Predicted 3D model of a 479-nucleotide part of an RNA (small-subunit ribosomal RNA, 3' major domain) from an uncultured organism. It matches the Rfam family "Bacterial small subunit ribosomal RNA". The full RNA is in RNAcentral, with records from Greengenes.
Context: one part of a larger RNA
RNA sequence: UGACGGGGACCCGCACAAGCGGUGGAGCAUGUGGUGUAAUUCGAUGCAACGCGAAGAACCUUACCACCCCGGAACAUCCUGGUCGGGGAUUUCAGAGAUGAGGGCCUUCGGUUCGGCCGGACCAGUGAUAGGUGUUGCAUGGCUGUCGUCAGCUCGAGUCGUGAGAUGCUGGGUUAAGUCCCGCAACGAGCGCAACCCUCACCCUGUGUUGCCAGCGGAUUAUGCCGGGGACUCUCAGGGAACUGCCCGUGAUAAGCGGGAGGAAGGUGGGGAUGACGUCAAGUCAUCAUGGCCCUUACGGGGUGGGCUACACACGUGCUACAAUGGCGGUGACAAUGGGCAGCUACACAGCGAUGUGAUGCUAAUCUCAAAAAGCCGCCUCAGUUCGGAUUGGAGUCUGCAACCCGACUCCAUGAAGUCGGAAUCGCUAGUAAUCGCGUAUCAGCAUGACGCGGUGAUACGUUCCCGGGUCUUGUACA
Numbered sequence: 001u002g003a004c005g006g007g008g009a010c011c012c013g014c015a016c017a018a019g020c021g022g023u024g025g026a027g028c029a030u031g032u033g034g035u036g037u038a039a040u041u042c043g044a045u046g047c048a049a050c051g052c053g054a055a056g057a058a059c060c061u062u063a064c065c066a067c068c069c070c071g072g073a074a075c076a077u078c079c080u081g082g083u084c085g086g087g088g089a090u091u092u093c094a095g096a097g098a099u100g101a102g103g104g105c106c107u108u109c110g111g112u113u114c115g116g117c118c119g120g121a122c123c124a125g126u127g128a129u130a131g132g133u134g135u136u137g138c139a140u141g142g143c144u145g146u147c148g149u150c151a152g153c154u155c156g157a158g159u160c161g162u163g164a165g166a167u168g169c170u171g172g173g174u175u176a177a178g179u180c181c182c183g184c185a186a187c188g189a190g191c192g193c194a195a196c197c198c199u200c201a202c203c204c205u206g207u208g209u210u211g212c213c214a215g216c217g218g219a220u221u222a223u224g225c226c227g228g229g230g231a232c233u234c235u236c237a238g239g240g241a242a243c244u245g246c247c248c249g250u251g252a253u254a255a256g257c258g259g260g261a262g263g264a265a266g267g268u269g270g271g272g273a274u275g276a277c278g279u280c281a282a283g284u285c286a287u288c289a290u291g292g293c294c295c296u297u298a299c300g301g302g303g304u305g306g307g308c309u310a311c312a313c314a315c316g317u318g319c320u321a322c323a324a325u326g327g328c329g330g331u332g333a334c335a336a337u338g339g340g341c342a343g344c345u346a347c348a349c350a351g352c353g354a355u356g357u358g359a360u361g362c363u364a365a366u367c368u369c370a371a372a373a374a375g376c377c378g379c380c381u382c383a384g385u386u387c388g389g390a391u392u393g394g395a396g397u398c399u400g401c402a403a404c405c406c407g408a409c410u411c412c413a414u415g416a417a418g419u420c421g422g423a424a425u426c427g428c429u430a431g432u433a434a435u436c437g438c439g440u441a442u443c444a445g446c447a448u449g450a451c452g453c454g455g456u457g458a459u460a461c462g463u464u465c466c467c468g469g470g471u472c473u474u475g476u477a478c479a
Stems, first nucleotide, its partner, number of pairs: 001479002003476003007473007015463002019428005026320008034311002042053002064306007073129001077128002079125006086107003090103005110118002131295002134293003140289002142284003145280001147278001152191005158167003171182003197272004202240005208234001216227003243266001246260005322421001326380006338369003343362002347358004387418001392413007434456007
């Protein structure tokens, strides 16, 4: 000087408390451990691994296993010799296929100084090489997590100290903040904080192939449907608006704090992007790149099938429930983000349905995917039930070369556990929690996951204690 303390002081954070809803019990989904397996590829392992890399394992992916095959090679550059080629769709045989052996058809090669001169391709040979998701993240780059969006981390010259170092950065106030004010052997500065950036909330201007009977006219059972209009809503451009600016109180007359006015918004208005010096030899050699080491008829390459989907068990994360604030039947409104060309599909018909057939619009503010909870009416009356839907049998639909291992969905039947969950433990302070549906990426198909979107919409006295963090101080046999 740090680090640590079941030392002290001050302060903060859904840290506790006050609440709301969960997890831990059940069934299922998913990840992991373990066990088993020919293989169940590999990595991630307290917080900060475990719905993680996987934004989509039937084949492919795929790195794993079994078997079959290749041999300078699936891919790049060069050398020697030969053939002038070759390319395209098509077809026969053997084979699980890779591959091997053929048949006929079309086109017949670029430049040219017309010289097989150069290119280009194929075959054969030869090594230099290719190839490796093999190893080392404790050799590395790059990227990332975490403490933590915590308020800190440093420097210049000055001063003090023999020196390590200190001072500044401590102190009195204040703040979300090393934020600002005052004081001071300090005076300044940098990286952080804040602001500048994006978005939401209000207004104005511009803009009108969306919106509007708002005002006029026409048409319809009805509908911006048509003429027309730019008022309003809205679209997307530009601008304004908030600064403790104003008033009162308080405070050291300061920084600020409390209250008020006006205002769409008030003291950082809400949200996002933005992550200082560093810590964990944290994570990644399997995104990529890369040093060293290792393999080279194999640890490389191609193919078929299998596996990653196993199952006595243990844990994490979720979904669905155990019901009456509910279930079922009928009726029935109101969104936003987004997506759409072999794509989204109106509408009609067939089917109980998944879906199919026909047909229409839309390269989309134009057409389309396309809401649910809520509300209203009725039934159920506390029961393992009209709760719950696992499991299993049967019959189908769709995607795809192909759903046996191993897809999703539909219908009929079956109806399991489960009556609110021990010790323990998690999230959340406002349009938040809870609850309800919708969209997208990946994607042929497959979502209870991820990332977004809107609808309905709560509860909270405080800082003694637990956890984590910041500043000052104190002890130390630790570094």